[in-house]
């Protein structure tokens, strides 16, 4: 790179340094000198893992390998459905199901 599998409606600092960006992508929206990225710290969560029951799931630990830690994956990105106006196209609101992406285990 790539493939299969699971999950993405919950949760995480008024700390140091750092100094301008950041929120995959692209349109939007939007956070950012009342300090962006990055690092330390701390936290969070519990997927791998441990333990213990129990009998394949739960329950339980967080010392270990990841992961997270503004806003549902920030919203839309294709196809169906409702839904507002007399009708169409357009556009608003949802919905349902894709796709994409993100993290985790396993494989090539």
């Nucleotide at each position: 790179c790539u493939c299969u599998u699971a999950u993405c409606c919950a949760g995480a600092g008024c700390g140091g340094a750092g100094g301008a960006g950041g929120g995959a992508c692209a349109g939007c929206c939007c956070c950012g000198a009342u300090g962006a990225a990055u690092c330390c710290c701390g936290g969070c969560a519990a997927c791998c893992g441990g333990u213990u029951c129990g009998a394949u799931u739960g329950a339980u630990c967080a010392c270990g390998g990841u992961g997270c830690c503004a806003a549902g994956u920030g919203c839309u990105g294709c196809g169906g459905g409702g839904u507002a106006a007399a009708a169409a196209a357009c556009u608003u609101c949802c919905c349902c199901g894709g796709g994409a992406g993100a993290u985790g285990a396993g494989g090539g």
Predicted 3D model of a 108-nucleotide RNA (SAM riboswitch aptamer (S box leader)) from a Syntrophomonadaceae bacterium.
It matches the Rfam family "SAM riboswitch aptamer (S box leader)". Gene Ontology term of the family: regulation of gene expression.
Lineage of the source: Bacteria > Bacillati > Clostridia > Eubacteriales > Syntrophomonadaceae.